[in-house]
A computed fold for a 378-nucleotide RNA from a Candidatus Aminicenantes bacterium, annotated as Bacterial RNase P class A. The coordinates come from a structure-prediction model, not an experiment, and the mean pLDDT is 76.
RNA sequence: UGGAGUGGGCGAGGCGGUUGCUCCUUCCUCCGCUGAGGAGGAGGGGGAGGAAAGUCCGAACUCCACAGGGCAGGAUGGUCGCUAACGGCGACUCCGGGCGACCGGGGGAAAGUGCCACAGAGACCAGACCGCCCCUCGCGGGCCCUCGGGCCCGGGAGGGGCAAGGGUGAAACGGCGAGGUAAGAGCUCACCGGCCGCGCGGCGACGCGCGGCGCACGGCAAACCCCAUCCGGAGCAAGGCCAAAGAGACCCCGUUUGAGGACGGCCCGUCCGAAGGGGUGGGUAGGCCGCAGGACCGUCCGGGCAACCGGCCGGCCAGAUAAAUAAUCGCCCCCGCUCGCGCGGGAACAGAAUUCGGCUUAUGUCCCCCUCCAGCCG
Numbered sequence: 001u002g003g004a005g006u007g008g009g010c011g012a013g014g015c016g017g018u019u020g021c022u023c024c025u026u027c028c029u030c031c032g033c034u035g036a037g038g039a040g041g042a043g044g045g046g047g048a049g050g051a052a053a054g055u056c057c058g059a060a061c062u063c064c065a066c067a068g069g070g071c072a073g074g075a076u077g078g079u080c081g082c083u084a085a086c087g088g089c090g091a092c093u094c095c096g097g098g099c100g101a102c103c104g105g106g107g108g109a110a111a112g113u114g115c116c117a118c119a120g121a122g123a124c125c126a127g128a129c130c131g132c133c134c135c136u137c138g139c140g141g142g143c144c145c146u147c148g149g150g151c152c153c154g155g156g157a158g159g160g161g162c163a164a165g166g167g168u169g170a171a172a173c174g175g176c177g178a179g180g181u182a183a184g185a186g187c188u189c190a191c192c193g194g195c196c197g198c199g200c201g202g203c204g205a206c207g208c209g210c211g212g213c214g215c216a217c218g219g220c221a222a223a224c225c226c227c228a229u230c231c232g233g234a235g236c237a238a239g240g241c242c243a244a245a246g247a248g249a250c251c252c253c254g255u256u257u258g259a260g261g262a263c264g265g266c267c268c269g270u271c272c273g274a275a276g277g278g279g280u281g282g283g284u285a286g287g288c289c290g291c292a293g294g295a296c297c298g299u300c301c302g303g304g305c306a307a308c309c310g311g312c313c314g315g316c317c318a319g320a321u322a323a324a325u326a327a328u329c330g331c332c333c334c335c336g337c338u339c340g341c342g343c344g345g346g347a348a349c350a351g352a353a354u355u356c357g358g359c360u361u362a363u364g365u366c367c368c369c370c371u372c373c374a375g376c377c378g
């Protein structure tokens, strides 16, 4: 210098002014007072995110259900730790990938069942297509000959042996070399691998060493299944409180000694008739709580490799309900164009709705630390 790997930070450039919106708080005024309450003004203060997203996990909180245990179902899966918990995080370990920094994966295939396409002879009680080797019987050719035959070569048929080589495949029943053999083969041996046992180190996964056994046991569990651990359900539209008007329910008063109404100008009379008043409780509209002081944030100190834990001090950091979080101006800063004057620009993904811990996904010609590889220079 170039390329690469990992981790972290920030995310409407900074400061200030003006005008709005919304929430909290202190105070003042007014309205309604049937109720929760409502309106305005002044001072002070707060006002989107790193993902508020996807809703994929785990919790808090709330209601419902629940003696205990089991079945069924679901999730997770190396070990040790962290945590309220987790399918999250850290460290370590084994396997795989990469020259490397680094990245990805993890129970059991020796309990059983199932599957292993195509190709291939054979895919799990392995198998024999080409090939290699032996024996027997014909055939052809050559050589020798004591004419009976013998030897060699080639090819065919039948019987048997082998699994080294070729070939198929993602995968072919340990690998490679030597010995051995008719040819071969863990048949034998050395090394590597595997299995079993012992010892040592480690909390453990696991590692190292020694000895034994020629070696049995292919892959797939995001196929069924087995083992271990965990798991009741629904979710803030949870749930709780206050509570109009109208209608309906119930209770009391009223009730033949009759409220009220109809006929009627009025009275008598006749007829209809339980309205009316008061109260209780449920629920609707509406209002309030839940709901912003919390597994909270920050500096420093201590413990731990780390995740994380403990302590001191300081801080209060959105709470709306059809939904506020905006607009504009000045100065400075940065970038681009320009000789200069000056002009233009300062983004992307996205946007709270009970809260929190994670994961995943989206995003910027943004910023920074560390590491690896290659080249060049000293």
Stems, first nucleotide, its partner, number of pairs: 001374005007368003010364001013332007021047011049349001053360002056358005061235004073231005078092005093106005107226002112224002114220003129166002131162007139154006174192002177189003193215001194213008239289004249280005260272004296315003300311004333346005

The source organism's lineage runs through Bacteria, Bacteria candidate phyla and Candidatus Aminicenantota. Rfam family: Bacterial RNase P class A. Rfam links the family to the GO terms dimeric ribonuclease P complex, tRNA processing and ribonuclease P activity. The sequence was found by an Rfam model in a public genome assembly.